[in-house]
RNA sequence: GGAGUCGGUCGGGUGGCCGCGGGCGGUCUUCGGAUCGCUCGAGGAAAGUCCGGACCCCACAGGGCAGGGUGCUGGCGAGAGCCAGGCGGGGGUGACCUCGCGGAUAGGGCAACAGAGAACAGACCGCCCCGCACGGCUCCGGCCGAGCGGGGUAAGGGUGAAACGGUGCGGUAAGAGCGCACCAGCGCGUCGGGUGACCGGCGCGGCUGGCAACCCCCACCCGGAGCAAGGUCGAACAGGCAGCGCUCGAGGGCGGCCCGCCCGAGCUGCCGGGUAGACCGCAUCGGUCCGGCGAACGGACCGGCGGCGGCGGGCACUUCGGUGCCUGCGGUCGAGACAGAUGGUCGCCGGCGGAACUCUUGAGUUCCGCGCACAGGAUCCGGCUUACAGGCCGACUCCUCCA
Numbered sequence: 001g002g003a004g005u006c007g008g009u010c011g012g013g014u015g016g017c018c019g020c021g022g023g024c025g026g027u028c029u030u031c032g033g034a035u036c037g038c039u040c041g042a043g044g045a046a047a048g049u050c051c052g053g054a055c056c057c058c059a060c061a062g063g064g065c066a067g068g069g070u071g072c073u074g075g076c077g078a079g080a081g082c083c084a085g086g087c088g089g090g091g092g093u094g095a096c097c098u099c100g101c102g103g104a105u106a107g108g109g110c111a112a113c114a115g116a117g118a119a120c121a122g123a124c125c126g127c128c129c130c131g132c133a134c135g136g137c138u139c140c141g142g143c144c145g146a147g148c149g150g151g152g153u154a155a156g157g158g159u160g161a162a163a164c165g166g167u168g169c170g171g172u173a174a175g176a177g178c179g180c181a182c183c184a185g186c187g188c189g190u191c192g193g194g195u196g197a198c199c200g201g202c203g204c205g206g207c208u209g210g211c212a213a214c215c216c217c218c219a220c221c222c223g224g225a226g227c228a229a230g231g232u233c234g235a236a237c238a239g240g241c242a243g244c245g246c247u248c249g250a251g252g253g254c255g256g257c258c259c260g261c262c263c264g265a266g267c268u269g270c271c272g273g274g275u276a277g278a279c280c281g282c283a284u285c286g287g288u289c290c291g292g293c294g295a296a297c298g299g300a301c302c303g304g305c306g307g308c309g310g311c312g313g314g315c316a317c318u319u320c321g322g323u324g325c326c327u328g329c330g331g332u333c334g335a336g337a338c339a340g341a342u343g344g345u346c347g348c349c350g351g352c353g354g355a356a357c358u359c360u361u362g363a364g365u366u367c368c369g370c371g372c373a374c375a376g377g378a379u380c381c382g383g384c385u386u387a388c389a390g391g392c393c394g395a396c397u398c399c400u401c402c403a
């Protein structure tokens, strides 16, 4: 210098104008709202809704069956998960990446196609032995070849994802863990290391295939719904039912009551319906304490930041009404919509792409182009997964060059 691996982090800034949702205040109001000012107003994933929980409603003596989930070890964590490690498979020269993980000596079951044979298997080719009949050669002892039948054999060939460990020696008619040595694995025993999964050494046993995402066995865990949860308030019209009333006058008006006057055929309750609708649930940040296994949750307290208005103090200005700035105290508020607001536009800076020029050859200048990644709350919290233009930081690997 080039090419990479892993981890972390940022993911535009600022101003003008217009616009949108919430809060507070002023003014107006037909009380529905309108308008002005100030202020707050999306993310690292707000996403997918895949896990776990808070919250809330329903169910629930206790135990069991059925069903479902999880499954190497240690630590952390509420428990999804995270970190580190172990063993095995695969990829990369490497940094590193990736997949898998209880039990196959508890039992049952399964293995397509190919192949003779797929589990305590199997004789297709081959190899060997015996018998029968035949041919050739012969030194007459036999030897060689092919055929049929019977038997032995898992060494070699061939099939397959997989053929009952591998190499060698012995052994044998030929062979075979049949025997032996070594190697790989497994089991048992034992020693050492490690918290542990596990690793290493020694000895003994010829013990040597796979699938548990097929059933199953073992250990642990598991009620169901979800904020459209749930709670509070709660209509109007039609229609229905009941009661009262229609000159023996219900009810209404005359500002509260009585009298009086006027109008007068409807009025009241319930159902419709706890429906429509409204409100709450619904939220600033941090800390301490209590409850809780516990972040979110419930409660108490303290503090910070910002906004608003209140009461004081100081300074400046003043048309003497107040206004502005600084400061003290205590109060109150902190996105919270409900078809769902956070946007548009114009500058400047930044970024990216292209062209030209300059030289110090990787920087500078000028011009042009691009609004410039993925995406957006909907009860909240913790995870997981997925998407992502362009940067920045750190550690490490490989190649090349120079000294």
Stems, first nucleotide, its partner, number of pairs: 001399010012349007020041009043374001047385002050383005055226001057224002067222005072085005086101006102217002107215002109211002124157002126153007134145004165183006184208002186205008230280004239271006251263004284304008305334004310329008350372001351370009